Model confidence (mean pLDDT): 80 of 100. A computed fold for a 99-nucleotide RNA from Psychrobacillus sp. OK032, annotated as Guanidine-I riboswitch aptamer. It matches the Rfam family "Guanidine-I riboswitch aptamer". Rfam's curators write: This family represents a conserved RNA structure found upstream of the ykkC and yxkD genes in Bacillus subtilis and related genes in other bacteria. The function of this family is unclear although it has been suggested that it may function to switch on efflux pumps and detoxification systems in response to harmful environmental molecules. The sequence was found by an Rfam model in a public genome assembly. The organism belongs to Psychrobacillus, within Bacteria.
RNA sequence: UUAAAUAUUUUCUAGGGUUCCGCAACAGUUUAUGUAGGUCUGGUCCGAGAGAAAAAUCACAGCUUUGCUGUGUCACGAAAGAAUAAAAGCCUGGGAGUA
Numbered sequence: 001u002u003a004a005a006u007a008u009u010u011u012c013u014a015g016g017g018u019u020c021c022g023c024a025a026c027a028g029u030u031u032a033u034g035u036a037g038g039u040c041u042g043g044u045c046c047g048a049g050a051g052a053a054a055a056a057u058c059a060c061a062g063c064u065u066u067g068c069u070g071u072g073u074c075a076c077g078a079a080a081g082a083a084u085a086a087a088a089g090c091c092u093g094g095g096a097g098u099a
């Protein structure tokens, strides 16, 4: 310098919109219910490679070695587009680009 492989899962959060619930408005026999509202705090829901925690893998060292114990692991990043009900630090994407 080139090529290949690897960079996991769960929970939570930043954040996100509106399928459902709730909420408020209008209608209604003021009941059931319907209409439309996310420029409604919220619950369900989606949710970070570059956020957090845990577990696991991997590397190294040691030991009583088909395993056990301990220690450890970098990261600047658009626009546009796609999905879902819809949107987003989701996916495209450890991308394009940059140092």
Base pairs, nucleotide, nucleotide: 008055009054010053011052012051015046016045020043021042022040023037025035026034027033058072059071060070061069062068063067074094076097080092081091